[in-house]
The part of an RNA shown here (small-subunit ribosomal RNA, 3' major domain) has 468 nucleotides and comes from an uncultured bacterium. Its Rfam family is "Bacterial small subunit ribosomal RNA". Model confidence (mean pLDDT): 80 of 100.
Context: one part of a larger RNA
RNA sequence: UGACGGGGGCCUGCACAAGCGGUGGAGCAUGUGGUUUAAUUCGAAGCAACGCGCAGAACCUUACCAGCGUUUGACAUGGUAGGACGGUUACCAGAGAUGGUUUCCUUCCCUUACGGGACCUACACAGGUGCUGCAUGGCUGUCGUCAGCUCGUGUCGUGAGAUGUUGGGUUAAGUCCCGCAACGAGCGCAACCCUCGUCUUUAGUUGCCAUCAUUUAGUUGGGCACUCUAAAGAAACUGCCGGUGAUAAGCCGGAGGAAGGUGGGGAUGACGUCAAGUCCUCAUGGCCCUUACGCGCUGGGCUACACACGUGCUACAAUGGCGGUGACAAUGGGCAGCAAACCCGCGAGGGUGAGCUAAUCUCCAAAAGCCGUCUCAGUUCGGAUCGUUCUCUGCAACUCGAGAGCGCGAAGGCGGAAUCGCUAGUAAUCGUGGAUCAGCAUGCCACGGUGAAUACGUUCCCAGCCCU
Numbered sequence: 001u002g003a004c005g006g007g008g009g010c011c012u013g014c015a016c017a018a019g020c021g022g023u024g025g026a027g028c029a030u031g032u033g034g035u036u037u038a039a040u041u042c043g044a045a046g047c048a049a050c051g052c053g054c055a056g057a058a059c060c061u062u063a064c065c066a067g068c069g070u071u072u073g074a075c076a077u078g079g080u081a082g083g084a085c086g087g088u089u090a091c092c093a094g095a096g097a098u099g100g101u102u103u104c105c106u107u108c109c110c111u112u113a114c115g116g117g118a119c120c121u122a123c124a125c126a127g128g129u130g131c132u133g134c135a136u137g138g139c140u141g142u143c144g145u146c147a148g149c150u151c152g153u154g155u156c157g158u159g160a161g162a163u164g165u166u167g168g169g170u171u172a173a174g175u176c177c178c179g180c181a182a183c184g185a186g187c188g189c190a191a192c193c194c195u196c197g198u199c200u201u202u203a204g205u206u207g208c209c210a211u212c213a214u215u216u217a218g219u220u221g222g223g224c225a226c227u228c229u230a231a232a233g234a235a236a237c238u239g240c241c242g243g244u245g246a247u248a249a250g251c252c253g254g255a256g257g258a259a260g261g262u263g264g265g266g267a268u269g270a271c272g273u274c275a276a277g278u279c280c281u282c283a284u285g286g287c288c289c290u291u292a293c294g295c296g297c298u299g300g301g302c303u304a305c306a307c308a309c310g311u312g313c314u315a316c317a318a319u320g321g322c323g324g325u326g327a328c329a330a331u332g333g334g335c336a337g338c339a340a341a342c343c344c345g346c347g348a349g350g351g352u353g354a355g356c357u358a359a360u361c362u363c364c365a366a367a368a369g370c371c372g373u374c375u376c377a378g379u380u381c382g383g384a385u386c387g388u389u390c391u392c393u394g395c396a397a398c399u400c401g402a403g404a405g406c407g408c409g410a411a412g413g414c415g416g417a418a419u420c421g422c423u424a425g426u427a428a429u430c431g432u433g434g435a436u437c438a439g440c441a442u443g444c445c446a447c448g449g450u451g452a453a454u455a456c457g458u459u460c461c462c463a464g465c466c467c468u
Base pairs, nucleotide, nucleotide: 007468008467009466011464012463013462015458016457019422020421021420022419023418026314027313028312029311030310031309032308033307034305035304042053043052064300065299066298067297068296069295070294073125077124078123080122081121082120083119086105087104090101091100092099093098108117109116110115127289128288130287131286132285136283137282138278139277140276141274143272148187149186150185151184152183153182154163155162156161167178168177169176193266194265195264196263198234199233200232201231202230203229204228207224208223209222212221213220237260240254241253242252243251244250316415320374321373322372323371324370325369332363333362334361337356338355342351343350344349381412386407387406388405389404390403391402392401428450429449430448431447432446433445434444
């Protein structure tokens, strides 16, 4: 000077408390450990690994295993030398990769010749998801969106260092004010950026319809007032009033206002910490392999299963199940695509196919809601599991896809110790869309509908800041 203390003081945070809903018990999904295996590829390991890399393992992916092949190579550059190196038809062997035979054109392409490109053979070299993240770059997590971390000059101290940055107030904030051997400055804070909330102007199609006609229908004429769309502006600054405070910074209350004291949300992550993570995104030093640790292919595996843990989904029911009815969203996607309408099928789906490169057409049906019934049961709860018949995608659903119909109808009576999330359009609950993607979502990312309870307070638990 730091760090630490079951030392002290001040303060903050869904940290506790006050509440609401869960997890831990059940079944299933998914990840991990363990075990098994020819292989179950590799990485991630308290918080900060475990629905994580994986925004999607049937083949491919794929890195693993077995087998069959291959050696200038699946891919790149170079130069030298040589070259019937190319295209095409059919067949055979094979799991395929590949190998063999064969028909035809005849060196293949651009070329005026030269020449250039492509190809084969030989050589330098390629190649490696092999090792080291404790050799590294880059990127990322975390403390933490916490309020801190420093510098110049001056001053003090023999010096390490101190001061500034401490103190009195205040703030979300090293935010601001006052004081002070300090005076200034930088990186952070805040603001500048995006979005939502109000209004104005401009614009009016594919959007909208108040007034006038018209129609099954904003359909057509007409209009751009309204909604909406998307560009530019306005608006909020403790600006005004009262109180309080030290006459300050500020705090409390009020007015006006769509919005009030950071208006809500996002993006934005200081100096550094953890030799944190990643050599399997990429790049890269060193080491290692080079008829193999490279490359190609077929099949298998990553999907195993006594068990243990994490994260989720569905339930245990009446605030419910089933049947009927039928109103109101928003975000997005669409040409190797989205597909209306009609027909067939109980259904998944099939047939035909208008329209749409989209404010035009389409995915598109919102669901919770309302009415009837069931009457507390392992049930008309719950849906696992199994049987069977089908549908779709795809070369191919055996290992190992998703979905539909019929039958079967397991555990489960609200869950021990313990533990998690959340302070408002939040929790809870309800559905919808998208990325990945041939197919496959209970995961992830987004969207809207309905819409709470509670916070006395800071003694205690945890984490953090400042002074001592």
The RNAcentral record of the full RNA draws on ENA and SILVA.